Record summary
Predicted 3D model of a 72-nucleotide RNA (transfer RNA) from Chrysemys picta bellii. The sequence is in RNAcentral, with records from GtRNAdb and Rfam. The coordinates come from a structure-prediction model, not an experiment, and the mean pLDDT is 83. The gene name in the source record is tRNA-Ala-TGC-12-1. Its Rfam family is "tRNA". By type it is a transfer RNA. Gene Ontology term of the family: triplet codon-amino acid adaptor activity.
[in-house]
Order: sequence, then structure tokens, then C1' cells
RNA sequence: GGGGAUGUAGCUCAGUGGUAGAGCACAUACUUUGCAUAUAUGAAGCCCUGGGUUCAAACCCCAGCAUUUCCU
Repeated sequence: GGGGAUGUAGCUCAGUGGUAGAGCACAUACUUUGCAUAUAUGAAGCCCUGGGUUCAAACCCCAGCAUUUCCU
């Protein structure tokens, strides 16, 4: 210098155009003498940034940023 992949909740990851989910973790209640487990409820993300297409974009297109990988 060139090509590819990834970017969504605190963490690990789903979500192939129509109001964004799970597990773990966290908070509260319940249970216990207490802890753990189990159960119930809740909080937490305008989906990396900026544009474009569309009635409608996390999803499609373009540019950029970050991480990672391959080639030279």
C1' cells in the first nucleotide's frame, strides 16, 4: 500500500425492510437462622459515525472510524 471479516444492554451473542431480543451479570421481592440455589418482577441499547435509497432501514447502498485477519 491492497483485500476480507466484525461493530446491537455491563459481558457473550441472536435479530435477512414494518415499534429491538436471549443467556450470564445487576437491583428488588419471596424462600433461609444466614449464604447459595430456585421462583417472580424490574432496570439497562434512538443498534460505531455521517450521508443516500425507501411510505418505512439495526438490516440495502456510499464514505469514514475502530478492532481483527490475509497478501505485499